[in-house]
Context: one part of a larger RNA
RNA sequence: UGACGGGGGCCCGCACAAGCGGUGGGAGUAUGUGGUUUAAUUCGACGCAACGCGAAGAACCUUACCAGGCCUUGACAUCCCGAUGACGUACCGGUAAUGCGGUAUUCUCUUCGGAGCAUCGGAGACAGGUGGUGCAUGGUUGUCGUCAGCUCGUGUCGUGAGAUGUUGGGUCAAGUCCCGCAACGAGCGCAACCCUUGUCCAUAGUAGCCAGCAGUAAGAUGGGAACUCUAUGGAGACUGCCGGGGACAACCCGGAGGAAGGUGGGGAUGACGUCAAAUCAUCAUGCCCCUUACGGCCUGGGCUACACACGUGCUACAAUGGCGCAACAAAGGGAAGCGACCCCGCGAGGGUAAGCCAACCCCAAAAAUAGCGUCCCAGUUCGGACUGCAGUCUGCAACCCGACUGCACGAAGCCGGAAUCGCUAGUAAUCGCAGAUCAGAAUGCUGCGGUGAAUACGUUCCCGGGUCU
Numbered sequence: 001u002g003a004c005g006g007g008g009g010c011c012c013g014c015a016c017a018a019g020c021g022g023u024g025g026g027a028g029u030a031u032g033u034g035g036u037u038u039a040a041u042u043c044g045a046c047g048c049a050a051c052g053c054g055a056a057g058a059a060c061c062u063u064a065c066c067a068g069g070c071c072u073u074g075a076c077a078u079c080c081c082g083a084u085g086a087c088g089u090a091c092c093g094g095u096a097a098u099g100c101g102g103u104a105u106u107c108u109c110u111u112c113g114g115a116g117c118a119u120c121g122g123a124g125a126c127a128g129g130u131g132g133u134g135c136a137u138g139g140u141u142g143u144c145g146u147c148a149g150c151u152c153g154u155g156u157c158g159u160g161a162g163a164u165g166u167u168g169g170g171u172c173a174a175g176u177c178c179c180g181c182a183a184c185g186a187g188c189g190c191a192a193c194c195c196u197u198g199u200c201c202a203u204a205g206u207a208g209c210c211a212g213c214a215g216u217a218a219g220a221u222g223g224g225a226a227c228u229c230u231a232u233g234g235a236g237a238c239u240g241c242c243g244g245g246g247a248c249a250a251c252c253c254g255g256a257g258g259a260a261g262g263u264g265g266g267g268a269u270g271a272c273g274u275c276a277a278a279u280c281a282u283c284a285u286g287c288c289c290c291u292u293a294c295g296g297c298c299u300g301g302g303c304u305a306c307a308c309a310c311g312u313g314c315u316a317c318a319a320u321g322g323c324g325c326a327a328c329a330a331a332g333g334g335a336a337g338c339g340a341c342c343c344c345g346c347g348a349g350g351g352u353a354a355g356c357c358a359a360c361c362c363c364a365a366a367a368a369u370a371g372c373g374u375c376c377c378a379g380u381u382c383g384g385a386c387u388g389c390a391g392u393c394u395g396c397a398a399c400c401c402g403a404c405u406g407c408a409c410g411a412a413g414c415c416g417g418a419a420u421c422g423c424u425a426g427u428a429a430u431c432g433c434a435g436a437u438c439a440g441a442a443u444g445c446u447g448c449g450g451u452g453a454a455u456a457c458g459u460u461c462c463c464g465g466g467u468c469u
Base pairs, nucleotide, nucleotide: 007469008468009467010466011465012464013463015459016458019423020422021421022420023419027315028314029313030312031311032310033309034308035306036305043054044053065301066300067299068298069297070296071295074126078125079124080122081121082120083119084118085117088105089104090103091102092101093100107116108115109114128290129289131288132287133286137284138283139279140278141277142275144273149188150187151186152185153184154183155164156163157162168179169178170177194267195266196265197264199235200234201233202232203231204230205229209224210223213222214221238261241255242254243253244252245251317416321375322374323373324372325371332363333362334361337356338355342351343350344349382413387408388407389406390405391404392403393402429451430450431449432448433447434446435445
């Protein structure tokens, strides 16, 4: 000077408390992990900050793993020599498949010396490695933490390490601001500048809109530019105004006006640093290691195993409910695409095919909700696992190992011990919709809107953090 203390003071945070809903342990199931098993179950991630994590999607491919079959200048790059004129395309034989063998067709420029390019063959320099080391590294990321801190120049003090400034009195979300002070200034952070949302105005009026006029099955059409909306520019909030408190300060409390009030809500933005934190498997890279193999190609298998243990989810156990008939969104996506209507099928879906490069057409049905009917508290008209049969779709191919549909079968489960998590408002809870990845394959992830609460006395205690001592 720091760090630490079951030392002290002050102050914050869904940290506790007050509430609401969960998890769990109880049930079934999805998914990740440990363990075990295995020829292989590829690798990484391990308290918070690993475990629906890398993976925005493992049937082949992916794929890094295993078994078997094959290749050795190699799947890929540059250079040398020789041969050919191509490369490619089509076909045949063979194989589990690749490799392998064969047939047909087939370059450009030229000063005719050759050159270019490509393929094949050869020799070696080399290629190649998801092999090791994240404790050799770059880059990127997590975390403390969007916490309010971390420093510097000059001066001053101290023999010095260092101190001061940055402490103190107030105040703030904030080292925010005010006052004081041997300090005076400054930088990185805070805040603001950026995006979005909430109000109004102007401009614009199609593919969006429809108040008045005509008109219709229909904003179809004529028309209108008001309204909604769209998308560009502006206005608006600044403690600006009033009252009170306070040191006449900063600031705090109340009020007016206002769509919005004291940072209006949300996002992006992460200081100096900490954890030899994570990543050599995104990529790059030093060193080490492999070189007829630790490289490369192919077929099949595995990553999907299963006595068990844990994490994260989903569905339930029902009447605020189940089932049957019937309205209202937002945000997105669409050309190797989205695919209306119509017809066929109980259905998944199929057939045909209009429109749309999309404010035009399509995906598209929003669901919870409201109304009517039914069930009458039961392992049930709850619940849907598991299983059988029959099908649909994608794809070369659904046996290992896909999703979906119909009929049948209907397990466990009557709200869950200790323990534990999230959330302070359009939030929690609950309801559906879309997207990325993607041929197909979400209960995951990322977004979108609908309905829409309760509670906060307070800071003694638990946890974490800041500051002074």
Predicted 3D model of a 469-nucleotide part of an RNA (small-subunit ribosomal RNA, 3' major domain) from an uncultured bacterium. RNAcentral holds the full RNA, with entries from ENA, Greengenes and SILVA.